[in-house]
Context: one part of a larger RNA
RNA sequence: AGCUUACGAUGGAUACCUUGGCAUUUAGAAGCGAUGAAGGGCGUGACUACCAACGAAAUAUUUCGGUAAGCUGGAAGUAAGCUAUAACCCGGAAGUACCCGAAUAAGGAAACUUUAAAUACUGUCUAUUGAAUUUAUAAAUAGAUAAGAGCUAACUUAGUGAACUGAAAUAUCUUAUUAGCUAAAGGAAAAAAAAGCAAAAGCGAUUCUCUUAGUAGUGACGAGCAAAAUGAGAAUAGCCUAAACCACUUUAAUGAGUUCUAGUGGGGUAGCGGGACAACAAUAAAUUAAAAAUUAUGAGUUAUAUGAAUCAAUUGGAAUCUUGUACCAGAGAAGGUGAAAGUCCUGUAAUUUAAAGCUAAAAAAUUAGAUAGUUGUAUCCCAAGUAACAUAAGACACGAGAAAUUUUGUGUGAAUCAGCGAGGACCACCUCGUAAGGCUAAAUAUUACUAAAUGACCGAUAGUGAACUAGUACCGUGAGGGAAAGGUGAAAAGAAUCCCGAGAGGGAAGUGAAAUAGAGCAUGAAAUCGUUAGCUU
Numbered sequence: 001a002g003c004u005u006a007c008g009a010u011g012g013a014u015a016c017c018u019u020g021g022c023a024u025u026u027a028g029a030a031g032c033g034a035u036g037a038a039g040g041g042c043g044u045g046a047c048u049a050c051c052a053a054c055g056a057a058a059u060a061u062u063u064c065g066g067u068a069a070g071c072u073g074g075a076a077g078u079a080a081g082c083u084a085u086a087a088c089c090c091g092g093a094a095g096u097a098c099c100c101g102a103a104u105a106a107g108g109a110a111a112c113u114u115u116a117a118a119u120a121c122u123g124u125c126u127a128u129u130g131a132a133u134u135u136a137u138a139a140a141u142a143g144a145u146a147a148g149a150g151c152u153a154a155c156u157u158a159g160u161g162a163a164c165u166g167a168a169a170u171a172u173c174u175u176a177u178u179a180g181c182u183a184a185a186g187g188a189a190a191a192a193a194a195a196g197c198a199a200a201a202g203c204g205a206u207u208c209u210c211u212u213a214g215u216a217g218u219g220a221c222g223a224g225c226a227a228a229a230u231g232a233g234a235a236u237a238g239c240c241u242a243a244a245c246c247a248c249u250u251u252a253a254u255g256a257g258u259u260c261u262a263g264u265g266g267g268g269u270a271g272c273g274g275g276a277c278a279a280c281a282a283u284a285a286a287u288u289a290a291a292a293a294u295u296a297u298g299a300g301u302u303a304u305a306u307g308a309a310u311c312a313a314u315u316g317g318a319a320u321c322u323u324g325u326a327c328c329a330g331a332g333a334a335g336g337u338g339a340a341a342g343u344c345c346u347g348u349a350a351u352u353u354a355a356a357g358c359u360a361a362a363a364a365a366u367u368a369g370a371u372a373g374u375u376g377u378a379u380c381c382c383a384a385g386u387a388a389c390a391u392a393a394g395a396c397a398c399g400a401g402a403a404a405u406u407u408u409g410u411g412u413g414a415a416u417c418a419g420c421g422a423g424g425a426c427c428a429c430c431u432c433g434u435a436a437g438g439c440u441a442a443a444u445a446u447u448a449c450u451a452a453a454u455g456a457c458c459g460a461u462a463g464u465g466a467a468c469u470a471g472u473a474c475c476g477u478g479a480g481g482g483a484a485a486g487g488u489g490a491a492a493a494g495a496a497u498c499c500c501g502a503g504a505g506g507g508a509a510g511u512g513a514a515a516u517a518g519a520g521c522a523u524g525a526a527a528u529c530g531u532u533a534g535c536u537u
Base pairs, nucleotide, nucleotide: 001536002535003534004533006531007530008529009528016487017486020458021457022455023454024453025452026451027450028449029447030446031151032150039100040099041098042055043054044053046078047077050074051073052059061094062093063092064091065090066089070082071081072080105114106113107112115118119146121148122147123145124144125143126142127141128140129139155186156184157183158182159181160180166173170220196203197202207234208233209232210231217225218224238439239438240437241383245266246265247264248263249262252259253258271417273382274381275380276379277376278375279374280373286371287370288369292367293366294365295364299359300358301357302356305351306350311324312323313322326343327342328332334346335345336344388412389411390410391409392408393407394406395405398424419434420433421432422431423430474481475480494521497508498507499506500505
């Protein structure tokens, strides 16, 4: 020096564990904010750096319920206290709530400064004043009001709007009416009661699913894009205006009648066309109320409460194991307890509670409304810079195409039921519908948030970046980037005392089932290092 053997050191793999994650389901909720939010700064404790809680009334205050013998958070310590005159804890309501922040008296380099101590600005209302410009209006001033603003995960609608990419290049095309940006709203949004589909038969608002179908189509007919009707389901709900006409008020013209302007009320709402108008009938019965309001018996919700049933022996540090012997079960979900517990504890099934607040979808009552008839006539009305056309574009699965349909810019510009539109150029016939006003629940989408539950999901290099002071430490001027780090034991019983030592550390002693469980602490692999013994050189 090498090999082997035994025992150690180092190291933290492996198996075990779970406080944390991930995904899904069901239900709730779907907002907060000038009554100052979200988010922060700074404080508040006997001792207090951090987290959490709270706000100068500061680790808390008041009150109403619940529960209860202990309590002064995580956090174990010492001190000092509170509590059956009900503390602590749980829930409802209230008070307080520094400074910054939309931040709003002014300023400002957020958490600060200054003064005259102030709702800054916008909106709305009232009053006064009042310009170019006579009336007037704009505007100003004062007062009142407190409506707006800002934040928020996704879902929704609208506006704006790429490129990488694919086409094996690339320009139309595609990616994509996507991402991004902006605006607005709601708990959903949007859409919606046919100027619709269809086809000789018929249907009857919208939305969503399955199907039709990767079909018909479209397409440098390339890459690709890509329907609809029908059929089957989910859910169902229909309404109000404009106009004609009538009445009243009102403006202007006029000598007056009357005409005209504007408003209010009635009337009226349709495609077997309807209504006005005229005549007759009727004021009852029935139906409806999401689109009015109120009530709060009852219901739900925000604390709860009751809640069955086993002992012995054995082994052991410890019994829930084993053996023996019982019992409960509307409860054998689950967790904990010194090993594995239906019957030890918390619970579970079932039943049950609200002083106070919240909810209103189902039900009931009250009040207040609405709807609805027949015949006749052919006088009137039936949504105008609209439809249509030309042109330029966009949207439709449809790239201008034979291109209907639909939405805009520009130009032109109808008709009123013997009307008008559609049925994929266009015309005729036939059929279907009734545009140019508006509202409308459900079935559908989503989950920052709350609750319950589930998993052939992870188990500390995994699972969230984060099981620990985690968006922390640290890096960067900044936008931004972004870690590592879990496990003594059943119980600290966390090693009194003695010895060596400056200490660290160790040796005795003691605790414990175990200390090779001693805090650098459960298991403790490999690489690596050391010592003992044997062999070889």
Molecule: large-subunit ribosomal RNA, domain I
Organism: Harveyella mirabilis